[in-house]
């Protein structure tokens, strides 16, 4: 330097809940909190899957409902990168 497996000391990450904020909502971000995480690191135009439906379309107008993401999730599966010991 490649390639493939095991394992988790230090240290790192932080689920659900409660709070504050932003937002239509889905969620997102800081505090507490800690179920888990060896990629719980990054990618939401490779790509599948999921969650919202503000605006838009469903002859007109409201009220509900139904479809739409351009609006989200990498801790859903993917793709990329990688850190410690061993062999």
């Nucleotide at each position: 330097c490649c390639c493939g497996a095991u394992u988790a000391a230090a240290g790192g990450c932080a689920a659900a809940g409660c709070c504050a904020u932003u937002g239509a909502a889905a969620a997102a971000u800081g505090g507490c909190g800690g179920c888990g995480c060896a990629a719980a690191g990054c990618u939401a135009u490779a790509g599948g899957g999921g969650c919202u439906a503000a605006g838009g379309c469903g002859a007109a107008c409201a009220a509900a409902c139904g479809c739409u993401a351009u609006g989200c999730c990498a801790g859903c599966c993917a793709g990329c990168u990688g850190c410690c010991g061993g062999g």